[in-house]
RNA sequence: GGCGGCUUAGCUCAGCUGGUUAGAGCGUCGGAAUCAUAAUCCGCAGGUCCUCGGUUCAAGUCCGAGAGCCGCCACCA
Numbered sequence: 001g002g003c004g005g006c007u008u009a010g011c012u013c014a015g016c017u018g019g020u021u022a023g024a025g026c027g028u029c030g031g032a033a034u035c036a037u038a039a040u041c042c043g044c045a046g047g048u049c050c051u052c053g054g055u056u057c058a059a060g061u062c063c064g065a066g067a068g069c070c071g072c073c074a075c076c077a
Stems, first nucleotide, its partner, number of pairs: 001073007010026004019057001029043004050066005
């Protein structure tokens, strides 16, 4: 330098053919229960969907550019 994949909650990840309130599990926090702790059960909070722009009535989803991470190939020394 070329090609490909990935980026969504603190962590791991879903999100279909673009469709009207962004989700799950774990974790944090609060509560129940227990003599008490863990396990268990219940509940809450937590998001600029990597950034910018575009298309559209409508974008996490489609298009373009950029950034970061990973892999393969090539090149230089």

A computed fold for a 77-nucleotide RNA from a Lentisphaeria bacterium, annotated as transfer RNA.
It matches the Rfam family "tRNA". Rfam links the family to the GO term triplet codon-amino acid adaptor activity. The family's RNA type in Rfam is transfer RNA.